[in-house]
RNA sequence: AAUUUAUUAAGAAGUGGCGAGAGAAUAGGCUCACUGACCCACUGGCAACCAACUUAAAGUCCGCAAGGAUUGGAAAACAGGUGCCAACUCCUACUCCGAUGAAAAACGGAGAAAAAUAAAUU
Numbered sequence: 001a002a003u004u005u006a007u008u009a010a011g012a013a014g015u016g017g018c019g020a021g022a023g024a025a026u027a028g029g030c031u032c033a034c035u036g037a038c039c040c041a042c043u044g045g046c047a048a049c050c051a052a053c054u055u056a057a058a059g060u061c062c063g064c065a066a067g068g069a070u071u072g073g074a075a076a077a078c079a080g081g082u083g084c085c086a087a088c089u090c091c092u093a094c095u096c097c098g099a100u101g102a103a104a105a106a107c108g109g110a111g112a113a114a115a116a117u118a119a120a121u122u
Stems, first nucleotide, its partner, number of pairs: 001122008013043005021032003026093004044085003049081002054075002058071005089114001094111005
């Protein structure tokens, strides 16, 4: 980097450095930012994807039985590998449905596409 799978409405900020833009890309909107954003470093925290660990409903298999093996809802915890700590992935764009309407727009819902993160494979 590519592919596959899963998740994406919850959660979690201080200090120092830098100094002008930032919120993935295009467009529109909206927001953050010289009361210093974004980014970087340190410290702290959140979460629980992987790893490790504890309890354990239930299923399957083995066994005459006692019991054993395996998968594992859910709960707790987490020192290792990642990730994350403004706004739903900030919102919209494409398709379908609903309601209103003469129609369009705006509104609500579902999906697609794109993106992010993890794990596995190449």